[in-house]
Context: one part of a larger RNA
RNA sequence: UCCUGCGAGUUGUUGGUAUUGGCAAGCUUAAGCGGUUCAGCCGCGGAGGCGGAGGGAAACCGAGUCUUAAUAGGGCGUCAAGUCAUUACCAGCAGACCCGAAACUGUGCGAUCUAGCCAUGGUCAGGGUGAAGUGGUGGUAACACACCAUGGAGGCCCGAACUCAUUGACGUUGAAAAGUCUCGGGAUGAACUGUGGUUAGUCCGGUGAAAUGCCAAUCGAGCACAGAGAUAGCUGGUUCUCCCCGAAAUCCAUUUGGGUGGAGCGUUCUGUGAUGUUCGGCGGGGGUAGAGCACUGAAUGGGCUAGGGGGCUUACCGGCUUACCGAACCCAACCAAACUCCGAAUACCGUCGAAUUAGCAGGGCAGUAAGACUGCGAGUGAUAAGAUCCGUGGUCAAAAGGAAAACAAUCCAGAUCGACAGCUAAGGGCCCUAAACGGUGACUAAGUGUGAAACGAUGUGGAGUCGCGUAAACAGCCAGGAGGUUGGCUUGGAAGCAGCCAUCCUUUAAAAAGUGCGUAAUAGCUUACUGGCCGAAUGUGACUCUGCGCGGACAAUGUAAGGGGGCUAAAGUCACCUCCCGAAGCUUCGGGCUUGCGAAAGCAAGCGGUAGGGGAGCGUCGUGUUCAGCGUUGAAGCUAGAGCGGAAGCACUGGUGGAGCGGACACGAGUGAGAAUGCAGGA
Numbered sequence: 001u002c003c004u005g006c007g008a009g010u011u012g013u014u015g016g017u018a019u020u021g022g023c024a025a026g027c028u029u030a031a032g033c034g035g036u037u038c039a040g041c042c043g044c045g046g047a048g049g050c051g052g053a054g055g056g057a058a059a060c061c062g063a064g065u066c067u068u069a070a071u072a073g074g075g076c077g078u079c080a081a082g083u084c085a086u087u088a089c090c091a092g093c094a095g096a097c098c099c100g101a102a103a104c105u106g107u108g109c110g111a112u113c114u115a116g117c118c119a120u121g122g123u124c125a126g127g128g129u130g131a132a133g134u135g136g137u138g139g140u141a142a143c144a145c146a147c148c149a150u151g152g153a154g155g156c157c158c159g160a161a162c163u164c165a166u167u168g169a170c171g172u173u174g175a176a177a178a179g180u181c182u183c184g185g186g187a188u189g190a191a192c193u194g195u196g197g198u199u200a201g202u203c204c205g206g207u208g209a210a211a212u213g214c215c216a217a218u219c220g221a222g223c224a225c226a227g228a229g230a231u232a233g234c235u236g237g238u239u240c241u242c243c244c245c246g247a248a249a250u251c252c253a254u255u256u257g258g259g260u261g262g263a264g265c266g267u268u269c270u271g272u273g274a275u276g277u278u279c280g281g282c283g284g285g286g287g288u289a290g291a292g293c294a295c296u297g298a299a300u301g302g303g304c305u306a307g308g309g310g311g312c313u314u315a316c317c318g319g320c321u322u323a324c325c326g327a328a329c330c331c332a333a334c335c336a337a338a339c340u341c342c343g344a345a346u347a348c349c350g351u352c353g354a355a356u357u358a359g360c361a362g363g364g365c366a367g368u369a370a371g372a373c374u375g376c377g378a379g380u381g382a383u384a385a386g387a388u389c390c391g392u393g394g395u396c397a398a399a400a401g402g403a404a405a406a407c408a409a410u411c412c413a414g415a416u417c418g419a420c421a422g423c424u425a426a427g428g429g430c431c432c433u434a435a436a437c438g439g440u441g442a443c444u445a446a447g448u449g450u451g452a453a454a455c456g457a458u459g460u461g462g463a464g465u466c467g468c469g470u471a472a473a474c475a476g477c478c479a480g481g482a483g484g485u486u487g488g489c490u491u492g493g494a495a496g497c498a499g500c501c502a503u504c505c506u507u508u509a510a511a512a513a514g515u516g517c518g519u520a521a522u523a524g525c526u527u528a529c530u531g532g533c534c535g536a537a538u539g540u541g542a543c544u545c546u547g548c549g550c551g552g553a554c555a556a557u558g559u560a561a562g563g564g565g566g567c568u569a570a571a572g573u574c575a576c577c578u579c580c581c582g583a584a585g586c587u588u589c590g591g592g593c594u595u596g597c598g599a600a601a602g603c604a605a606g607c608g609g610u611a612g613g614g615g616a617g618c619g620u621c622g623u624g625u626u627c628a629g630c631g632u633u634g635a636a637g638c639u640a641g642a643g644c645g646g647a648a649g650c651a652c653u654g655g656u657g658g659a660g661c662g663g664a665c666a667c668g669a670g671u672g673a674g675a676a677u678g679c680a681g682g683a
Base pairs, nucleotide, nucleotide: 001683002682003681004680005679006678011094012093013092014091015090016089017088018087020085021084022083023082026050027049028048032044033043034042035041036040054061055060064076065075066074067073097237098236100234104227105226106225107224108223109222115199116198117197118196119195120194121193122192123191124189126158127157128156129154133150134149135148136147137146138145162186163185164184168181169180170179201219205215206214207213212221240617241616242615243614244613245612250263251262252261253260254259264368265367266365267364268363269362270361271360272359276356277355278354279353280352281351282350283349284348290342291340292339296336297335300332301331302330303329307325308324309322310321311320312319313318371396372395373394374393375392376391377390379388380387401412402411403410416591417590418589419588421587422586423585427581428580429579430565431564432563436578438577439576440575441574442573443572449567455551456550459548460547461546462545463544464543465542466541467540468539476533477532478531479530480529482506483505484504487501488500489499512527516525517524592607593606594605595604596603597602618672620669621668622667623666624665625664626663627662629661630660637656638655639654640653641652643650644649
């Protein structure tokens, strides 16, 4: 991993609602007793319960009663049949759909492992060092002291056994649930070790050279059994079929936030009977969008100006002045969620009409209360987020089909079943790939299309404005481009050309107190400006708006930013037109089911679906009745086969098998397996 078998809403009781049945102003027995049967039934038993009257706290009164002074008002009643069983669903109490803790408590069992201790035993090759003491010699007044011997101390040294476990490798379904090899520590000691004994688990125990270590491969509290099916707002699993409808991910509350209660939304039954929805007409209130500045604030420029500052003057009072600041006021131009002199569209409310098919009330049963993305309107954030939080639509969730290459949420469109029929939607029509390399006009040259901004640019198309132009423009060529003057200042110098100031006059066809280059400064070249040559009138220059392009343009395996091939008067882009393709949409034909109408025939509408509600069935095991059922002339089971049915499923025939089995109706369940890291066995 597979196969086979087993494997999860049960039972009792108390209630609720509905169904069916008995009796009915009544209904019903409980314990118990009697009789009797294979099981079980039959008969007693009225104690009690529910109903038949309510109101009041109660006394109490009573179709009324309570409140109250009240015969007032008001509250609750007075009208509607119950009750006992059956069945279904649900709830409470019980293990209560099944499996699953870590834990808690009690009673026992453990120190053959390991920790400490006790008793009694055992073990430690060899080598080294050489303490105290002692002897001798020297030495001292005597000691001290020195040397030489002797001696053999030490949690001494080196190193086997022994013991431990530092390094590295191997091993990692191991040879081994901790090892092997190698390097290594200790090795007369707080050493190692045999045997026997002792100390223990919530009174928070024992032991611990202390690591929460160890206490039998288990230790922040051992193990076994029991309470026990502990509890689990948590995870997983929960077994046949078809038909109808079909949600929610919100609000309020919650020691609440992944739970639950009430509401909302679903379903079903009963009742009600136009109350629902959409559109149109009419009538309403509003303060949003926008806009505005009349208020409240914010805020720019100018005018005017109270006041303040500076300067001058002044003994004081004051006066003059100012490219200083500046309230208020005026003009112009703006800003605002918590501003409004104004003010929509929508939305909402009422009413009438039309269309349509809902709505509402009560009862049963739920699920949901983690939502997601997307368009629009806001907040938070950074006018970030596949961010977050509201509102309002859509889709997914619970929706398949077509398009977007692929792609829950985008676009189109909502799958009852069948068809080798037709028409369309979105999107497409050169090939991959179904359908015009369709038509007309234009644009693009960038493979733009087929990714991107500020910004940049004689790309190119369109529209327009303003200059100059046979009195000769623009460009080019020839020539001039002067004088006062080297303007003044500054400066070492400053002569058109470092910088500051001024920027005049003259001669002229024209010529700047100079456009750029240049010099140390001059010089030199050049421009503006002028004349000539040339010769255009579809010329030439500046600018504005606009279509399509260009640059800006850098990412990690490999082109890789059209799905690909490939495409250039397109197979790109814009505008218009015609035809076609294209879906489970629509139509056509045939079948089924549901609901409504109908006497029927039939007609009409409908039939995606998770949680979930409702309905109808299939099959398994057993019981009762029945078929005066089937069966050794072959039951069940197994097996093969192109049968039948809307499904679960059900037949028939052959083979195998060798003794039981089936149909109908009713009843009762240990009643359906693919999942639970399910359990057992097998492969």

Annotation:
This is a predicted structure of a 683-nucleotide part of an RNA (large-subunit ribosomal RNA, domain II) from a Fimbriimonadaceae bacterium. It matches the Rfam family "Bacterial large subunit ribosomal RNA". Model confidence (mean pLDDT): 86 of 100. RNAcentral holds the full RNA, with entries from ENA.